Notes:
The part of an RNA shown here (small-subunit ribosomal RNA, central domain) has 348 nucleotides and comes from Perophora annectens. NCBI's taxonomy places the organism under Eukaryota, Deuterostomia, Chordata, Tunicata, Perophora. The coordinates come from a structure-prediction model, not an experiment, and the mean pLDDT is 89. The RNAcentral record of the full RNA draws on SILVA.
Context: one part of a larger RNA
RNA sequence: CUGGGCGUAAAGGGCGUGUAGGUUGGCUGAUAAGUUAGAUGUUAAAGGCCUAGGCUUAACCUAGAGCAUGCAUCUAGAACUGUCAGUCUAGAGUGUUGGAGAGGGAAGUAGAAUUUCUGGUGUAGCGGUGGAAUGCGUAGAUAUCAGAAGGAAUACCGGUGGCGAAGGCGGCUUCCUGGCCAAAGACUGACACUGAGACGCGAAAGCAUGGGUAGCAAACAGGAUUAGAUACCCUGGUAGUCCAUGCUGUAAACGAUGUCUACUUAGAGUCUGGUAAUUUAUUACUGGGUUCUGAAGCUAACGCGAUAAGUAGACCGCCUGGGGAGUACGGCCGCAAGGUUAAAACUC
Numbered sequence: 001c002u003g004g005g006c007g008u009a010a011a012g013g014g015c016g017u018g019u020a021g022g023u024u025g026g027c028u029g030a031u032a033a034g035u036u037a038g039a040u041g042u043u044a045a046a047g048g049c050c051u052a053g054g055c056u057u058a059a060c061c062u063a064g065a066g067c068a069u070g071c072a073u074c075u076a077g078a079a080c081u082g083u084c085a086g087u088c089u090a091g092a093g094u095g096u097u098g099g100a101g102a103g104g105g106a107a108g109u110a111g112a113a114u115u116u117c118u119g120g121u122g123u124a125g126c127g128g129u130g131g132a133a134u135g136c137g138u139a140g141a142u143a144u145c146a147g148a149a150g151g152a153a154u155a156c157c158g159g160u161g162g163c164g165a166a167g168g169c170g171g172c173u174u175c176c177u178g179g180c181c182a183a184a185g186a187c188u189g190a191c192a193c194u195g196a197g198a199c200g201c202g203a204a205a206g207c208a209u210g211g212g213u214a215g216c217a218a219a220c221a222g223g224a225u226u227a228g229a230u231a232c233c234c235u236g237g238u239a240g241u242c243c244a245u246g247c248u249g250u251a252a253a254c255g256a257u258g259u260c261u262a263c264u265u266a267g268a269g270u271c272u273g274g275u276a277a278u279u280u281a282u283u284a285c286u287g288g289g290u291u292c293u294g295a296a297g298c299u300a301a302c303g304c305g306a307u308a309a310g311u312a313g314a315c316c317g318c319c320u321g322g323g324g325a326g327u328a329c330g331g332c333c334g335c336a337a338g339g340u341u342a343a344a345a346c347u348c
Stems, first nucleotide, its partner, number of pairs: 003320004007302002012316001014201004021194003025088007033081002036076007050064005091191001092188003096183004103177007110154001115149007125136002162169002206247006215241002220236004258315006266293013297304002321348003330341004
């Protein structure tokens, strides 16, 4: 509960596609459902309000007037909403010519480095730390040279740079493919916005099956430290990290800021288009992104400030004192782990 809110106090769904629903551009005509006015009927009586009257007053009672916000029918009106018909191009979309990009998928390929193995040189240490020890090494290590294998990741460029709805995306080449932007202004003619359910995507960890395993590394073992040390430090090291397919569906999934549209002083940088000019690498103007500073305004303050947290509109989601609790129970989903929906008693 017709209220006030949601950057940080409780509160924006992790993100999208989209069904119902809600909302919806200009003009003309029609209609009359909503809407406006009037009339008629009805709206029981009692009660309540007002004016009188009756009991000695009052309560109480009687009469009158008025009310009865509504509903039905009829008549009139046509601005707005709705509906129907026609039409338009400013919203939206299609097409043309160009443009930037770690956007996605698949295949191939390159160099550096780590590790291991083989061989050569070479000899007693190496490694590690605050200091050590565990560990490795005369069965020849570390170091160094040559070769080989294999896996993972791509230094520099690299940037409050770019792309993507979000999660996220980074060597190079090829193939397939999505979105975005600009210019000119050809075409369609409101085809739009939002979106309960629904469907899809969704980091890491985790799960299933099969592969792979260089480095790193939960668990685990050992060495230290310490009063203890189930840690921090060190030596090892298995899942995992990688690939394929399937599942899980959660994160401080954050801009802690839902999506769309319009309007509102300025300045500076940067990415990417276009137009014009000129002193030819700049200037001016004009689009689309992105970052900073800030006017008004807003805000409890911090701060936000044309990428708003300003001024408004459309639609969705969510909040309503702390704990109990994002828990129990039930439902649904999952192989499981668990997820999702979601209380109450009690207590302050």